RNA sequence: GCGCCAGUAGUCUAGCCUGGUAGAACACAAGCUUGCCAAGUUUGGAGCCCGGGUUCAAAUCCCGGCUGGCGCA
Numbered sequence: 001g002c003g004c005c006a007g008u009a010g011u012c013u014a015g016c017c018u019g020g021u022a023g024a025a026c027a028c029a030a031g032c033u034u035g036c037c038a039a040g041u042u043u044g045g046a047g048c049c050c051g052g053g054u055u056c057a058a059a060u061c062c063c064g065g066c067u068g069g070c071g072c073a
Stems, first nucleotide, its partner, number of pairs: 001072007010026002013023001020056001028044005049065005
């Protein structure tokens, strides 16, 4: 230098192909429960790597960039 894959909540991850309300688990906060803690249970806050394009509508499609991994040279 070229090619491929990945980037979504504090962590991990689904959804992307085939555009239509962003979801789960753990963690965190509050309530219930308990003599207290733990466990259990209910509720809540929190996210699409960045910029642009297409579209009524983009996590999803297109272009460029950034970061990480793998391969080729």
This is a predicted structure of a 73-nucleotide RNA (transfer RNA) from a Candidatus Aenigmatarchaeota archaeon. The sequence was found in a public genome assembly. Its Rfam family is "tRNA". Rfam classes the family as a transfer RNA.